[in-house]
Context: one part of a larger RNA
RNA sequence: AGCGCAGAGUGAAUGCCUUGGCAUUGAGAGCCGAAGAAGGACGUGGUUAACUGCGAUAAGCAGCGGGGAGUUGUAAGCAAGCAUUGAUCCGCUGAUUUCCGAAUGGAGCAAUCCGCAUGAAGUAGUUCAUGCAUCCAUAUGUGAAUCAAUAGCAUAUGGAGGGGAACCGCCUGAACUGAAACAUCUAAGUAGGGCGAGGAAGAGAAAUCAACCGAGAUUCCGUAAGUAGUGGCGAGCGAACGCGGAAGAGGCCAAACCGAGAGAAGAAAUUCUUUCGGGGUUCGGACUGCAUUUAGCAUUCCUGAUCUUUAGUCGAACAGUCUGGGAAGGCUGACGAGAGAGUGUGAGAGUCACGUAGACGAAAAGGAGAAGGAGCGAGCAGGAUCCAGAGUACCGCGGGGCACGUGAAAUCCCGUGGGAAGAUGGGGGGACCACCCUCCAAGCCUAAAUACUACUCAAUGACCGAUAGCGUAUAGUACUGUGAAGGAACGGUGAAAAGAACCCCGGGAGGGGAGUGAAAAGAACCUGAAACUCUGUGCUU
Numbered sequence: 001a002g003c004g005c006a007g008a009g010u011g012a013a014u015g016c017c018u019u020g021g022c023a024u025u026g027a028g029a030g031c032c033g034a035a036g037a038a039g040g041a042c043g044u045g046g047u048u049a050a051c052u053g054c055g056a057u058a059a060g061c062a063g064c065g066g067g068g069a070g071u072u073g074u075a076a077g078c079a080a081g082c083a084u085u086g087a088u089c090c091g092c093u094g095a096u097u098u099c100c101g102a103a104u105g106g107a108g109c110a111a112u113c114c115g116c117a118u119g120a121a122g123u124a125g126u127u128c129a130u131g132c133a134u135c136c137a138u139a140u141g142u143g144a145a146u147c148a149a150u151a152g153c154a155u156a157u158g159g160a161g162g163g164g165a166a167c168c169g170c171c172u173g174a175a176c177u178g179a180a181a182c183a184u185c186u187a188a189g190u191a192g193g194g195c196g197a198g199g200a201a202g203a204g205a206a207a208u209c210a211a212c213c214g215a216g217a218u219u220c221c222g223u224a225a226g227u228a229g230u231g232g233c234g235a236g237c238g239a240a241c242g243c244g245g246a247a248g249a250g251g252c253c254a255a256a257c258c259g260a261g262a263g264a265a266g267a268a269a270u271u272c273u274u275u276c277g278g279g280g281u282u283c284g285g286a287c288u289g290c291a292u293u294u295a296g297c298a299u300u301c302c303u304g305a306u307c308u309u310u311a312g313u314c315g316a317a318c319a320g321u322c323u324g325g326g327a328a329g330g331c332u333g334a335c336g337a338g339a340g341a342g343u344g345u346g347a348g349a350g351u352c353a354c355g356u357a358g359a360c361g362a363a364a365a366g367g368a369g370a371a372g373g374a375g376c377g378a379g380c381a382g383g384a385u386c387c388a389g390a391g392u393a394c395c396g397c398g399g400g401g402c403a404c405g406u407g408a409a410a411u412c413c414c415g416u417g418g419g420a421a422g423a424u425g426g427g428g429g430g431a432c433c434a435c436c437c438u439c440c441a442a443g444c445c446u447a448a449a450u451a452c453u454a455c456u457c458a459a460u461g462a463c464c465g466a467u468a469g470c471g472u473a474u475a476g477u478a479c480u481g482u483g484a485a486g487g488a489a490c491g492g493u494g495a496a497a498a499g500a501a502c503c504c505c506g507g508g509a510g511g512g513g514a515g516u517g518a519a520a521a522g523a524a525c526c527u528g529a530a531a532c533u534c535u536g537u538g539c540u541u
Base pairs, nucleotide, nucleotide: 001540002539003538004537005536006535007534008533009532015526016492017491020464021463022461023460024459025458026457027456028455029453030452031163032162039100040099041098042055043054044053046078047077050074051073061094062093063092064091065090066089070082071081072080105114106113107112115132116131117130118129119128120127121126134160135159136158137157138156139155140154141153142152167198168196169195170194171193172192178185182232208215209214219246220245221244222243223242229237230236250445251444252443253389257278258277259276260275261274262273263272264271265270284387285386286385287382288381289380290379296376297375300374301373302372303371306368307367308366309365310364312360313359314358318333319332320331321330322329334351335350342354343353344352394418395417396416397415398414399413400412404430425440426439427438428437429436479486480485499525502513503512504511505510
């Protein structure tokens, strides 16, 4: 030195565990904000660095409920207290709520600096309270160049502003890719960007479909159907009618006509314009006539039975003995079950604890809501006249979107140029025309069925178990970067600290006794593999 054996050390694998995650289901809830949000800064405790809570009334103040013995958060100790005259704690409602932040008196390098007006207190220095941003709408006043007027200005009242996980609407809008290259096409109206709204949004009561039979708003699901089509007829894209379900609900204006106010023209009669009220809405209406007070109402408001949410309450039934550190285990004999879900307790517990099945409960605040009231609101006939949404429909040209790539290309939307009719009218039925059928555009609103889950509760898992599972057993921390941004690691003594009094060596660290404990498991603490290191020893050289 090598090989082997044994014993140590180091090291952290493995096993077991779970405070944390992941996914899903069922309920709930679904916006917050100038009455100052979301998010922060700084403070705040007897002692206080951090977290949590709170805000100069600062781990808190008040009221009302619950609860019933301890208590002053995590978090020990000390100190000082509180509490059956009901504390701590839990719920509801209030009060307080610094500074920054839309941040809004002005400024600014966020959490800072500097004001103005009015009022109050004080002899006064001063202090305190309230208000003072911008934009939009409405109203009033004032008022230039410029006579009138207008712009502008001022004041008052109301509103907006910012944030939010996904879902939603609109505007804008790629490329990689596929086509086995690539240009039409595809990817895809996707990703990205912008604006906006709500608990849902959007859509929605036929100028719809259908096919000579008929249906009767919208939305969503299944089917029709990978069909009909479309397509460098390539890659691909891809309906509708109809049928079956979920849900179900329909309403209001404009106009005709009647009336009132104001203004304009006119000598006046009157006419016109405009605002408001009635009327009226596709079963067309006005109008004329006839009848009468009622069918009905998701909507707007009020009352509101009842149910429910936010604290809680009651809740059955076991003992002995053996082993053991410890009984819930074994043995013996019982009991309850509308409760043998689960968790904990010194080890496998229906009967020990919390619970579970079941039953009950609200002063206060919230939600749903039957029903009632207010409020709204009817019918028949006639067919003369009037009304029924105009730079609209439609056409040319250029585009977009429809499953449909310009095609025979309808229907729908936009730009641009032209530009109707008036219910004896007009649109549609996939070029276009006729017949026939069907509907009534150019105004508005509308619950449910549908989408999503930042958030709350309950539950589940042939999901993970600390290199896994979220990045985080907590942390967007430590750390990196000028910045946008990037971004970790670290779990386990024991049933209980009983966390090793005391003695010895040592400066200490550490160790040896002693003691605790079932066991040192001894805090560098469960188990404690391997690599690696060392010691002893055997063999070989």

Large-subunit ribosomal RNA, domain I from Sutterella sp., 541 nucleotides, folded computationally. The coordinates come from a structure-prediction model, not an experiment, and the mean pLDDT is 83. The full RNA is in RNAcentral, with records from ENA.